Predicted 3D model of a 94-nucleotide RNA (c-di-GMP-I riboswitch aptamer).
Of the family's consensus pairs, 95% are formed in the model.

[in-house]
RNA sequence: ACAAAGAAAAGGCAAGGUACGCGAAAACGUACUACGCAAAACCACCGGUCUAAGGGUUUAUAUAUUAUAAAUCUAUGACAGCGGAGUUACCAUG
Numbered sequence: 001a002c003a004a005a006g007a008a009a010a011g012g013c014a015a016g017g018u019a020c021g022c023g024a025a026a027a028c029g030u031a032c033u034a035c036g037c038a039a040a041a042c043c044a045c046c047g048g049u050c051u052a053a054g055g056g057u058u059u060a061u062a063u064a065u066u067a068u069a070a071a072u073c074u075a076u077g078a079c080a081g082c083g084g085a086g087u088u089a090c091c092a093u094g
Base pairs, nucleotide, nucleotide: 002094003093006091012037013036016033017032018031019030020029021028035081041087042086045084046083047082048079049078050077054074055073056072057071058070059069060068061067062066
């Protein structure tokens, strides 16, 4: 440097839950705990998923160039512990 995937050692991460914070929500942060993880490290480029504040459309109502409510569409908001692409990495082994 490359390969493959994990028997050992050392360490690492943390789903869900609880508390607090934050956000319109989805989500996110911190502490404790521990379902799991050999890339459960980084990255929203592709597919996918979640949310819908703001905006659009439709309908209804009213005090009607507007307002309110409901339905629906929409990411400029998210998810890397959904898959793919890209980047980097510990120990042991060959």